[in-house]
Order: sequence, then C1' cells, then structure tokens
RNA sequence: AGAGCGGGUGAGGUGAUCGCUCUCCGAAAGGGGGGAGGAAAGUCCGAGCUCCGCAGGGUAAGGCGGUCCCGAAACGGGACAGGGGGCGACCCCAUGGAAAGUGCCACAGAAAAGAAGACCGCCCGCAAGGGCAAGGGUGAAACGGUGGGGUAAGAGCCCACCAGAUCCUCGGGUGACCGGGGAUGCUUGGCAAACCCCGCCUGGAGCAAGGCCGCAUAGGGAAGCGCUUCCUGCAAGGGAAUAAGGACUACCCGUCCGAGACUUCCGGGUUGGCCGCUCGAGCCGAUGAGCAAUCAUCGGCCCAGAUAAAUGAUCACCACCCCGGGAAACCGGGGAGACAGAACUCGGCUUACGGCCCGCUCUGACU
RNA sequence: GCCGGCGUAGCUCAGUGGUAGAGCAGCUGAUUCGUAAUCAGCAGGUCGGUGGUUCAAUCCCACUCGCCGGCUCCA
Repeated sequence: AGAGCGGGUGAGGUGAUCGCUCUCCGAAAGGGGGGAGGAAAGUCCGAGCUCCGCAGGGUAAGGCGGUCCCGAAACGGGACAGGGGGCGACCCCAUGGAAAGUGCCACAGAAAAGAAGACCGCCCGCAAGGGCAAGGGUGAAACGGUGGGGUAAGAGCCCACCAGAUCCUCGGGUGACCGGGGAUGCUUGGCAAACCCCGCCUGGAGCAAGGCCGCAUAGGGAAGCGCUUCCUGCAAGGGAAUAAGGACUACCCGUCCGAGACUUCCGGGUUGGCCGCUCGAGCCGAUGAGCAAUCAUCGGCCCAGAUAAAUGAUCACCACCCCGGGAAACCGGGGAGACAGAACUCGGCUUACGGCCCGCUCUGACU
Repeated sequence: GCCGGCGUAGCUCAGUGGUAGAGCAGCUGAUUCGUAAUCAGCAGGUCGGUGGUUCAAUCCCACUCGCCGGCUCCA
C1' cells in the first nucleotide's frame, strides 16, 4: 500500500421551559415514573397464543436432504467431512439415489447413450465389398491416459505404470469420511432447482385470531339447490331413521348435520368501548463447562403499549467535527447528516445503511 | 396488520428449457388532386433487478424492487 474476517457506535450527555402518550398518587389543583430499532423493514422460515362440526385411516399435494452437535422448532446456528475458487488470510456449495424405471441433451456432427455408429482417414482388395477406430473434424459433452508389445491396419486384444469403479479386508474416527493392502481389464456420459425412487416432516386459519358490552334494527327480503320414510298427536308440534344435499378448507373411507349447521344477492345498525396487550424460550453482569454454537449456577433489573396512531420543539453548558487566529492555554464562527420508524409476542434468516472507531490475519515492496 | 396475484416492444397480450413473437401504434414507399382506408417493407426488447442450477434460463430455484386485488364489527 492492497486485501480477508469479526465487532462497536449510529443527532451524544446534563439542566431549564413548553407540549404528546401510557401509568401511579391525589377530592382537585398539581406532582412522580416509563416512552422506537439494529434492522421496528421484507413477511421468507419456525413457534407461542386463539378459534374451527377434535383434525381418525388412506391417497394426493407440499417441504426438507453430507455427518455430528446445539436449539422449543426452523429453509436456523456451530464444528467437521467431501467438492470448488484464491499466491494467501479466507470464501462458496439444495452435498441422498443417474448399474430401479421414464424423459431431455437444440444447432453442428457419422454417431448424444445403444456395447450403437463411420464423414475424412488407416488396412485388405483390380473392383464390388469387407476389416478398423489410432489420427483429423463437430460439439458444452464423443466411451480411461502414457509408453511398449501385437497386427494387414488397429483396438484393454495383451503387458507395465498412472487415474477411477466394484468387491473383499486391515487400521483410525461417535460419524460423514480418511489412510493402507488384495482381487477383477471392470472403464457402463450429463441433467433429479425434469418426472420419479428412498428417508424424514406437515390438519386449517390467523390478533381484521377470538371473548364481553354498548348503539341500532325488520334477527328482514329475494333467488337457487333440496324438501324422503316411520312413530306419536285432533292440530301446532315432538321423536327416530336416512336416500338426496351439506360440513369436517383437494379426494375416498369414516364421523356429524339432515329439512335447512346449505349457496348467492339485496337490505338494516354501528364506524364505538373493554379484554386479548405486554414479565418474556426476557435483559444485564460475573463465574464455570465446551474448539464453537450453546448450556449451567449466582447476583441484579422491569424496559412503549398507541388505534389513524404518542415518543417532539426551543434555549444554555459540556463532549465531537470543520474553518480562521494564537507559541500554547484558549478565543471567534460554522456544522452535526445513513437506512429507517413499534401495532399480539418471541427465535431466526434476508435486505437497506453516510461517517467514525476497535481487534485479529494475509500478500507485496522497502528497511 | 394479514392473505393472494402480476411484471415480456410505446400500449394490450402470447411464448414456460434450445437463443422471443402477434395485434394496435410509429417510420418509409405505393395508391389518391389531397387525406383516411388499403397494400408492400422497415425499425423498436438489459423478458423489473441480482445471484444460483444447467452445456444453455423469459421459462427452474433463491433473494430483492415495483404495481394491483381481497379481508372490520353486530344480528
């Protein structure tokens, strides 16, 4: 000088005056206390909580996918393994299965996956025809590589070495996997963020959930679908069963309702109040265990609850930055900026973010 | 706040792994005395953005940006 990784802060502090919102004390006047974020955001995952004709079985559908650990769980985190990138610090990876099956691989090319195929080429042959796949050519991808033997020319056809695969085996590791030995010439493409197979998981809706009160009114009207059977009763009605129909948020079984627990439209009232609502897998500090994520113990703390939505403004002093003066103390003037704003609550992920500060590390040059 | 959908030429829309089209609009020419209509031709695209899977992405996957729609309570 350049780079890699991680962290902090994020219009600060104190005081005064005037407001906003919640809450406590007080009969009142008034007084005391709390009052935005690291992402409150996107709503991408997972939960708590609440409701639903208990969610039972099967199918379908969807999600996830190296191993071990952490965690309530997660498409979360940590460590490690394997693969890839970088000189390096370090970074990235949806990373089960392609010899279970199906499908796709455009154009070019002889041929794109089947022990298939031959354009130039090589060899035999006068030719017709036949043998071959070393070399060329095409392509993102062409059926192991190098050397030798062999042959008409060639080829794992044979041999040596190298790379890989399968099987057997030894050692290490909790495991993914790693290291070694042996056998078989076995060399049989890629895509599963294509269908699919394997393993694991998933009921649905969401605080506009849901509960209570108040106001108002006609718990009204129309259309559609349907209106079965039996018992009782003078009747209105009641009871039982159930075909149709409906509900259990895709389908079947099953369960329930069953003449209306049905569907659609029109109309009436309110545009309210309270609860849910903020103490929670909570925050801070210390110690200990662990590589770490994280966990345990002890001590301390209470930290917004608004509803069209409060969390602000002004002044003074201190601290910070810039400019000018000065030897300095200091004096004068100016500035203070990024993303963004709670809306039931947590745990994550992702994205946005001006300036400043801190820690560790790598590479290069010079000394 | 919660839930769902859509971004492709100036506008309205196709295309859903093999290198992107149609209609209207625009421009040029023909036709006409001239205009319209008609006919012939032409131009116009970071497929909203970034990354990933793949030989190859408008299409498959993830994140993100923008736009649109639906959902109050009582009986």
Annotation:
This is a predicted complex of two RNAs, RNase P RNA and transfer RNA, with 442 nucleotides together. It holds a member of the Rfam family "Bacterial RNase P class A". By type it is a ribozyme.